[in-house]
Molecule: small-subunit ribosomal RNA
Organism: marine sediment metagenome
RNA sequence: AGAGUUUGAUCCUGGCUCAGGAUGAACGCUGGCGGCGUGGAUAAGGCAUGCAAGUCGAGCGAACCCUUCGGGGUUAGCGGCGAACGAGUUAGUAACGCGUGGAUACCUACCCUUUACUCAGGCACAACCAGUCGAAAGAUUGGCUAAUUCCUGAUGGUUCCCCUCACGGGGUAAAGGAGCAAUCCGGUAGAGGAGGGGUCCGCGUCCUAUCAGCUUGUUGGUGAGGUAAUGGCUCACCAAGGCUAUGACGGGUAGGGGGCGUGAGAGCGUGAUCCCCAACGAUGGUACUGAGACACGGACCAUACUCCUACGGGAGGCCGCAGUCGAGAAUAUUGGACAAUGGAGGAAACUCUGAUCCAGCGACGCCGCGUGCAGGAUGAAGGCCUUCGGGUUGUAAACUGCUUUUAUAGAGGAGGAAUUUUUUUAAUGACAGUACUCUAUGAAUAAGGGGGUGCUAAUUCUGUGCCAGCAGCAGCGGUAAUACAGAACCCCCAAGCGUUAUCCGGAUUUAUUGGGCGUAAAGCGUUCGUAGGUGGUUUGGAAAGUCUAUAGUUAAACCCCAAGGGCUUAACCUUUGGACUGCUAUAGAAACUUCUAGACUAGAGGGUAUUAGGGGCUGAUGGAACUCUACAAGGAGAGGUGAAAUUCGUUGAUAUGUAGAGGAACACCGAAAGCGAAGGCAUUCAGCUGGGAUAACCCUGACACUGAGGAACGAAAGCGUGGGGAGCGAACGGGAUUAGAUACCCCGGUAGUCCACGCCGUAAACGAUGGAUACUAGCUAUGUGAAGUGUCGACCCUUCAUGUGGCGAAGCUAACGCGUUAAGUAUCCCGCCUGGGAAGUACGGUCGCAAGACUAAAACUCAAAGGAAUAGACGGGGACCCACACAAGCGGUGGAUCAUGUGGCUUAAUUCGUCACUAACCGAGGAACCUUACCAGGACUUGACAAAUUCGUGAAGCCUCCUGGAAACAGGAGGUCACCCACAAGGACACGAAUUCAGGUGUUGCACGGCUGUCGUCAGCAUGUACCUUGAGGCGCUCCGUUAAAUCGGGCAACAUGCGCAACCCUUAUCCUGUGUUUUACGUGUCACAGGAAACUGCGAGAGACAAUCUCGAGGAAGGCGAGGAUGACGCCAAGUCAGCGUGGCCCUUUGAUGUCCUGGGCUGCACACAUGAUACAAUGGAAUUGACAACGGGUAGCGACGAGGUAACUCUGAGCUAAUCCUCUAAACGAUUUCUAAGUCCGGAUUGAGGUCUGAAACUCGACCUCAUGAAGUUGGAAUCGCUAGUAAUCGCGUAUCAGCUAAGGCGCGAUGAAUACGUUCUUGGGUCUUGUACUCACCGCCCGUCACGUCAAGCGAGCUGGGAAUACCCGAAGGACCAUUUCGGUGGUACUAAGGUAGAUUCAGUAAGAGGGACGAAGUCGUAACAAGGCACGGGUA
Repeated sequence: AGAGUUUGAUCCUGGCUCAGGAUGAACGCUGGCGGCGUGGAUAAGGCAUGCAAGUCGAGCGAACCCUUCGGGGUUAGCGGCGAACGAGUUAGUAACGCGUGGAUACCUACCCUUUACUCAGGCACAACCAGUCGAAAGAUUGGCUAAUUCCUGAUGGUUCCCCUCACGGGGUAAAGGAGCAAUCCGGUAGAGGAGGGGUCCGCGUCCUAUCAGCUUGUUGGUGAGGUAAUGGCUCACCAAGGCUAUGACGGGUAGGGGGCGUGAGAGCGUGAUCCCCAACGAUGGUACUGAGACACGGACCAUACUCCUACGGGAGGCCGCAGUCGAGAAUAUUGGACAAUGGAGGAAACUCUGAUCCAGCGACGCCGCGUGCAGGAUGAAGGCCUUCGGGUUGUAAACUGCUUUUAUAGAGGAGGAAUUUUUUUAAUGACAGUACUCUAUGAAUAAGGGGGUGCUAAUUCUGUGCCAGCAGCAGCGGUAAUACAGAACCCCCAAGCGUUAUCCGGAUUUAUUGGGCGUAAAGCGUUCGUAGGUGGUUUGGAAAGUCUAUAGUUAAACCCCAAGGGCUUAACCUUUGGACUGCUAUAGAAACUUCUAGACUAGAGGGUAUUAGGGGCUGAUGGAACUCUACAAGGAGAGGUGAAAUUCGUUGAUAUGUAGAGGAACACCGAAAGCGAAGGCAUUCAGCUGGGAUAACCCUGACACUGAGGAACGAAAGCGUGGGGAGCGAACGGGAUUAGAUACCCCGGUAGUCCACGCCGUAAACGAUGGAUACUAGCUAUGUGAAGUGUCGACCCUUCAUGUGGCGAAGCUAACGCGUUAAGUAUCCCGCCUGGGAAGUACGGUCGCAAGACUAAAACUCAAAGGAAUAGACGGGGACCCACACAAGCGGUGGAUCAUGUGGCUUAAUUCGUCACUAACCGAGGAACCUUACCAGGACUUGACAAAUUCGUGAAGCCUCCUGGAAACAGGAGGUCACCCACAAGGACACGAAUUCAGGUGUUGCACGGCUGUCGUCAGCAUGUACCUUGAGGCGCUCCGUUAAAUCGGGCAACAUGCGCAACCCUUAUCCUGUGUUUUACGUGUCACAGGAAACUGCGAGAGACAAUCUCGAGGAAGGCGAGGAUGACGCCAAGUCAGCGUGGCCCUUUGAUGUCCUGGGCUGCACACAUGAUACAAUGGAAUUGACAACGGGUAGCGACGAGGUAACUCUGAGCUAAUCCUCUAAACGAUUUCUAAGUCCGGAUUGAGGUCUGAAACUCGACCUCAUGAAGUUGGAAUCGCUAGUAAUCGCGUAUCAGCUAAGGCGCGAUGAAUACGUUCUUGGGUCUUGUACUCACCGCCCGUCACGUCAAGCGAGCUGGGAAUACCCGAAGGACCAUUUCGGUGGUACUAAGGUAGAUUCAGUAAGAGGGACGAAGUCGUAACAAGGCACGGGUA
């Protein structure tokens, strides 16, 4: 000090989250020691038990005990002092309660100093004795008695008290005790002090205005009472005051401070432990005693609760220390001692002291120590990972040496002690046999928690498979998870580590330091103006702010600084000094602000003159248009729309003319123009009236700016009353459109729109930009006025002022943009904002006739919502361009039959893949077996196939036959055959056995390689450097011409380059040269092969920017790319393929295999649908006869001639040919002739029957061909749709791969004949470039809104019901003191006051509730399509 998270990416705004520190903590896991601290935060809930305040016999009597008879001791009672301190708690209290600084009308026991006095009498009451009542607590009657108890008198009188101006007068005291004594301790009255307390005042001290008015003892006065004392503190009378926007009154919350936590600070949060103050003591009230209390361990009363009881009555108060129950996430021992410090009493010894000092418990916190140190590599074993080589755990362990803090055991052993007893002497330690010291033993007794995707230090494997789970945020998990779970390893901290909760920080995210408001949240709709805030120049004075100095205070402790000290160190404790930003007082300064007394004119205002204007109000006025009425004329339609219809019209519409009536609005001028505070304002004229501008002087003399509340104005819609009503026109009716159409379009049409008066008070009331002042480049346009110049006058020109616009320097801005009319630079004042939604909503209040307006939340929910700009994509946006894209043509498909493929259905199986374009005669260029992957059945298991090792046997192998079987297979017989070597050994091969392993067309094309389709042979796609931008990114590649082309030229903040285009390659068209198998009788020629030429806008003309290029022409076989092919940029579709191949992971495999072999079946199955083809429907034809003309190819397990046979398929024979030689090989359409004559035919050939041929072990499922017979549908095909621009379409045949044969009508090639048409780019489809809008980026097959249905949640309303708080009125009224009366002086009675209680109606805050309504959230529900593109009616705001 920052980081993560909105986006495809970027910048900004903005929230959420994290890293730090802290705690009286709690929880989880773990746990060796010590020191110092700390520990009921919740129920101020209830409490058993013990203790926490007594002491004095030197105040008093009495009783008892002991006695050495001197005396001593114990105690109930009287008396004194204390018990008002100490200890606890934080309920109440928003207050002079607390803090700070002042004040005085007061009191003060004990203590200190000082003055004086302390005489004489007397009456009682406890105890005690004798009774009585009661269960008890206790009460009561009679009698005796002492005192430092009480009473009377004397003295004293001033400095005490009272009366009084004064003089003077009057009044109030006392207690004794101890001691032989000295003397000491007391007592009384007064004065002073110290310390303590009471009271008063200035300032400071939480939230709330959805609390705006509060108050009757209230505010003041007089008098009286009361108090220690001032005072409405109380009472009587009088006056009517007092407080409040600087927040009264009310509500909520809360003890305050020193301090503590955090923070750079300013601040923010907090108020445990320690210290100061306050308040309280079960709840409420009250007084008594006393120096002091309205009294925690005193009293009385009431209430609630608990306990005892003989039921008649009584007792009690842990918020003292322990302890217990309860509630709670949660907080300790019913310990020791008065040794120390302190307190009470006492003359003292001493007694008491749960204050205190110690110990115990709790890792609750802080601090310290330890769990060993050194060496030790075969880098052991084990674990984990692995590319199988190794790596890692890891010097870690083992092992060797060393040490002993700690631990255990033993021995020694403090300081804390000062005091007390007259002195000597003697005595005193709870803690504690503790701290500490020494010795012995032995590495011995001692490590965990959290984390490892990013933030954030630290990674791999396995399991799981959107499951289980994780998560602070972003987010992980759907079969290769570094994010879940386990393991290994690693990281962090360490006797702790994490989690949760809370606070500060980060957060400049409430901004004083230190933010904003055009578009992100945010400028009131506008003006006037009150309070307030701020305020021009100058002089004198004052000294409130300000500054300086001094003094006091700011308790101590704490924090901080300096220098130290004590515990082994530290934490901790402690000494001294400083500081503690504050308050008060005194003295001084006078620049600035302020105040005061004057002066000034630059701000402001007024006067004079001129001037523009839809500024406002009122009254008149004009023409056009419209509708209506009347008449004329006219005669069938009009109107309306995308197209129609509703509608109007022969009772005469529309159109036309004339006359009249009515209401509303004002064309042209007219403009980016003018005026007004805004809303807003337009025919013309008149009247009344507000504001502004300019020019030069005169006057006033700061009179100014802003403006919380407040007031006024305020479009449209709407409301009330009364008018008016032409056109338009919510609602409403009808017609269309549509799936629907409560809309858009059309025909009608009521409120309303208009006027007068009164309300409403809102708008996207916008420049989304508050007002004022000053300063900071310009250029240009325009409205108004003035001056200068000029003119006879004017226009023009120049300058100044004031308005309204455009472009722009600097500057600002997140960018867009703003820019003297600021969103620049500054000052002053006001308003407003603080994540999105819920919500401008609920509740409350104010206003309103109502509609509603203003003010204005929370629960809950999300991690975003948003602004600007960027690149794409998209648009029923735009511009330009291209393509058989359309158009113009030719021929088809879609209808029929058949073939093939696909879906579906069926099936034991109908193996699998492919699905818009880009699947469907596709993988398959050829399924009868095989193929084959599918099904049924039968078999095999190191295997049908590979490599390797060991052992055994035999060469391996080939041929023939037999048995079982469907075959595989099993069993058997026979024959033949061998390398090296002298033999053995060995090699190769086969079989059997064993081990590593084989095998898989099983799965994942969403793990991949390779290959492919598609956009598309479209012209695009990128990079370097430079430049622009905060950045994403842009530029280059845009623009102007041109091209088939990002092809070329020009221009340009770009200049170059790469992949694409083109060219290079192949075929083909022309010619030349060479060669020559074939051909031919030869030459020649065709032809074949090889090499070369030729075409380049080269030439001419024109157009053009005189560039690229285009148009025309010449020549030429070919002309502007000559034709065709190969060649496919960056990328898109998680496109296709794990079944062509390769390949990661996963799965199956000694048994019923997903492997392998075999037989048979299936892939050919058929109500149906689709796709691609073939053949046709006929005469441009069919049939018959006859006659021509090709090319590419193929051939030895082959092509197969001639000849012969057969109607034919084909057969027999077999020449020739390893091919320019032989064969395939008659090409067909075409020509010629004949026939058929419009017919389901001499068209068409499906289907079926019969007979054959061929291939093949084998044609049943399931082949092709031939012959004869049969002769179906079909007469040109709906919506729709396909191909093709020239040797093309169309028509015609031929060849070939695969292949035993064939389903080929398919694919790939070859030649033959050989057209038509293209005006053109409006439309359809696809593509390219630029531009525009966007809420899309999974990119329009996008995004997204609302109702309804279901579930969950929170809040508001709600007939009501329940409870709490604070008041009011009335009733009742305990104890108590005051007052009155009475009294036997002990009391008794009464009055007012008063706690609690009761009644009543209001108020406030909660809880709960039938029901009704909205809100938020939820994976795939329903209905529509509102918004985002011109979103298909631009959207949005207000209102009805």